Overview:
Model confidence (mean pLDDT): 78 of 100. Predicted 3D model of RNase P RNA and transfer RNA as a complex of 394 nucleotides.
RNA sequence: AAGGCAGGGUGAACUGUCGCGCCGGUCUUCGGACCGGUGAGGAAAGUCCGGACAGGAAAGGGCACUCCGCUGCGGAAAGCGCAGAUGGGAGCAAUCUUAUGGAUGCCGUAACAGAAAAGAACCGCCGGCUCCGGCCGGUAAGGGUGAAAACGCGAGGCAAGAGCUCACGACGCCGCCCAGUGAUGGACGACGGGUACGGCACCGGAGCCUGCAAGAACAAAUAUACUGGCAUAUCCGGGCGGCCCGCCCGGGCCAGGGGGUAGUUUGCGCAGAUAAAUGACAGUAUAAAACAGAAACCGGCUUACGGCCCUGCCUUUUUU
RNA sequence: GGUGCGGUAGUUCAGCUGGUUAGAAUGCCGGCCUGUCACGCCGGAGGUCGAGGGUUCGAGUCCCUUCCGCACCG
Numbered sequence: 001a002a003g004g005c006a007g008g009g010u011g012a013a014c015u016g017u018c019g020c021g022c023c024g025g026u027c028u029u030c031g032g033a034c035c036g037g038u039g040a041g042g043a044a045a046g047u048c049c050g051g052a053c054a055g056g057a058a059a060g061g062g063c064a065c066u067c068c069g070c071u072g073c074g075g076a077a078a079g080c081g082c083a084g085a086u087g088g089g090a091g092c093a094a095u096c097u098u099a100u101g102g103a104u105g106c107c108g109u110a111a112c113a114g115a116a117a118a119g120a121a122c123c124g125c126c127g128g129c130u131c132c133g134g135c136c137g138g139u140a141a142g143g144g145u146g147a148a149a150a151c152g153c154g155a156g157g158c159a160a161g162a163g164c165u166c167a168c169g170a171c172g173c174c175g176c177c178c179a180g181u182g183a184u185g186g187a188c189g190a191c192g193g194g195u196a197c198g199g200c201a202c203c204g205g206a207g208c209c210u211g212c213a214a215g216a217a218c219a220a221a222u223a224u225a226c227u228g229g230c231a232u233a234u235c236c237g238g239g240c241g242g243c244c245c246g247c248c249c250g251g252g253c254c255a256g257g258g259g260g261u262a263g264u265u266u267g268c269g270c271a272g273a274u275a276a277a278u279g280a281c282a283g284u285a286u287a288a289a290a291c292a293g294a295a296a297c298c299g300g301c302u303u304a305c306g307g308c309c310c311u312g313c314c315u316u317u318u319u320u
Numbered sequence: 321g322g323u324g325c326g327g328u329a330g331u332u333c334a335g336c337u338g339g340u341u342a343g344a345a346u347g348c349c350g351g352c353c354u355g356u357c358a359c360g361c362c363g364g365a366g367g368u369c370g371a372g373g374g375u376u377c378g379a380g381u382c383c384c385u386u387c388c389g390c391a392c393c394g
Stems, first nucleotide, its partner, number of pairs: 001316010013284006020039008041291001045302002048300004053211004065207005070084005085100006101202001105200006122143002124139006151169002154166003171192002174189002177186003215266004224258001226256005235251006321393007330346004339377001348364005370386005
């Protein structure tokens, strides 16, 4: 210098003129006027997690169900953050990304191809029989199929072979020692042998439902439960066991009155309303730009984003 | 503002617990039938499974992100 990786910051300022919401003050002819203060974001977004708050449900506990699951720390919690461990993948590298509780247990799946997808014989190899077509048995070293083929490799062994046996290595489990808070890593000893993925038993943790259009307070008009007073018909409805008479209640008016509706206030925030504000123009300056705009709040995550700036690291080339 | 549901041939919908080449009806195209058209019969074409990424041997299906549409709550 070029290219790359990781992390962070900024997201426009000042002046003038005009304009808007909210709060306080003064004045007012009650319409408002004037003065002062204050007024969007890093994501206000998506609504993907968690909470707080509110209402409903619920005696207490357990089972079931759902979600989460390496370790340590932080956090109210989180599909949260930071640091770290082991395995896999990408990259020359810096670095990025993904998985991870849980038995040598149980269950399920492994399409197509292939003989066979879990105790496998198609070809091949070996032994036996043979009517010479083949048949029976043994065998997982070799071939072929497949995403995946029954620990790797060498020696022994065998009819041919094979963890069948042995050495070394890989893996798993148990015991023990060392390092580490821990996941884990390293050393030693003994044991083991059908792969991959998923689920289950088991272990630990969390979880009722609905959401600020939740919910709360005050409360018209009209109708009205209920209460009191007045009125009252030869009518209507009901009651007094069926019928008649009679009596009682209601149908009318007035007053009180509860619940709930409209509405108002609150929930509501040192931005903050209920038609809903946060803007426009000119200049400094020949450029103002990206993504985007609060409607209940808080903590995260994710997504969008023009330009400029800062820090650390890697690769290649050149110079000293 | 808050909360649910959906997106698969031109259209309306299936697709179970991932599996070979994603189906059905209707519409479309060609042929047969008929004097001709319709009906009917036979055959055929037509799909980025809304988009991007991940897991897996393998994704319409499982996971994440994103876009669009619909419904409900005073």

Rfam match: Bacterial RNase P class A. For this family Rfam cites "Ribonuclease P: unity and diversity in a tRNA processing ribozyme" (Frank and Pace, Annu Rev Biochem, 1998).